[in-house]
RNA sequence: GAGGCGGGUCGGACGGUCGCCCCUAGCGGGGAGGAAAGUCCGAGCACCCAGGGCGAGGCACUCGUUAAGAGCGAGGCUGCGGGCCGGCGACGGUCCGUGGACGGACAGUGUCACAGAAACCAUACCGCCGCGUCUUCGGACGCGGUAAGGGUGAAAAAGUGCGGUAAGAGCGCACUAUCCCGGCCGGCGACGGACGGGAUGGAAAAACCCUGCCCGGUGCAAGACCAAUAUGAGAACCGGACUGGCCCGGUCCAUUCAAGUUCUCGGGUAGGUCGCUUGAGACGUGCGGGCAACCGCAUGCCCAGAUAAAUGACCGUCACCCGGCUUGCCGGGGACAGAACUCGGCUUACAGACCCGCCUCCGUC
Numbered sequence: 001g002a003g004g005c006g007g008g009u010c011g012g013a014c015g016g017u018c019g020c021c022c023c024u025a026g027c028g029g030g031g032a033g034g035a036a037a038g039u040c041c042g043a044g045c046a047c048c049c050a051g052g053g054c055g056a057g058g059c060a061c062u063c064g065u066u067a068a069g070a071g072c073g074a075g076g077c078u079g080c081g082g083g084c085c086g087g088c089g090a091c092g093g094u095c096c097g098u099g100g101a102c103g104g105a106c107a108g109u110g111u112c113a114c115a116g117a118a119a120c121c122a123u124a125c126c127g128c129c130g131c132g133u134c135u136u137c138g139g140a141c142g143c144g145g146u147a148a149g150g151g152u153g154a155a156a157a158a159g160u161g162c163g164g165u166a167a168g169a170g171c172g173c174a175c176u177a178u179c180c181c182g183g184c185c186g187g188c189g190a191c192g193g194a195c196g197g198g199a200u201g202g203a204a205a206a207a208c209c210c211u212g213c214c215c216g217g218u219g220c221a222a223g224a225c226c227a228a229u230a231u232g233a234g235a236a237c238c239g240g241a242c243u244g245g246c247c248c249g250g251u252c253c254a255u256u257c258a259a260g261u262u263c264u265c266g267g268g269u270a271g272g273u274c275g276c277u278u279g280a281g282a283c284g285u286g287c288g289g290g291c292a293a294c295c296g297c298a299u300g301c302c303c304a305g306a307u308a309a310a311u312g313a314c315c316g317u318c319a320c321c322c323g324g325c326u327u328g329c330c331g332g333g334g335a336c337a338g339a340a341c342u343c344g345g346c347u348u349a350c351a352g353a354c355c356c357g358c359c360u361c362c363g364u365c
Stems, first nucleotide, its partner, number of pairs: 001361010012318007020031004033336001037347002040345005045219004057214004061075005076102001077100010103210002108208002111203002125150002127146008158176006177200006184193003223274004232265006239253005281301001283300007320333006
């Protein structure tokens, strides 16, 4: 210097003009994101239900962190790959990378395809060994022993070495691995270390199941308030025409329901107001504690709240990328996406720029 992997930060800057939404008496101020997305996990908040149980569901190594969590941090154990060291070997130690839904498979039930003799209380295909019979002297057959070796399989009844044997076998011894019991030491703990005694067949609990812990439902279209028109209930009032200046009266018609007018009350639609953005503020700076996640203190700041839904368009200067040439000019370009009650996480999408760490290659010293 180039390429790759991992982690982190940012997601063009400044100014002007014209618009839009919100706040304000006015001057003036504020106006999308790191994911506003998916709605997966956890909460706040609101209403409904609530006496108990079963069921269903969720979580599951430890400690910490937090309002909480299937989040995050630190650690333990373990699978796989690789390097180095020790051992005849089984294997052990250590380092690096990467993964683990990581309680229980001696509580019970069930499963383990194909292949294979046998896949769970057993078994023998080839082989090995002994005895017997036959023999063309190569061997064949029968009975029995065996599980070293071969073969099947994802997995085969612990493994290695030595002894032992007719051949073999945990049959014997030593060691290795795993598990159980006992006390000791270290650690808050998961767990680790050394020791003694005992045992030796496995996988899967992401099959049912068992153990421990948690758990009511619906979501701001939650929900609260005001309330036009229309409607429901109640109360009060009220005939029309002619005559006549007007009232009483008179005449004719209609009639005691209903309708109408006014008022009161109830539920409540349209519409409006609140909820609504000041908050577990991961929001700026400084200091302190902690390996870290995170926490504490001081100080400053207020930073969208629309409701069919504003957050836009244009211009100028600069920066970035691409192309061209007359080498300092011209032309072009800008990812994913876009609030809707609010937070904490997770996941997914993303042009490009910058920073840090590791690996490989090339060049120079």
Predicted 3D model of a 365-nucleotide RNA (Bacterial RNase P class A) from a bacterium. The gene name in the source record is rnpB. Its mean pLDDT, the model's own confidence on a scale to 100, is 76. It matches the Rfam family "Bacterial RNase P class A". Rfam describes the family as follows. Ribonuclease P (RNase P) is a ubiquitous endoribonuclease, found in archaea, bacteria and eukarya as well as chloroplasts and mitochondria. By type it is a ribozyme.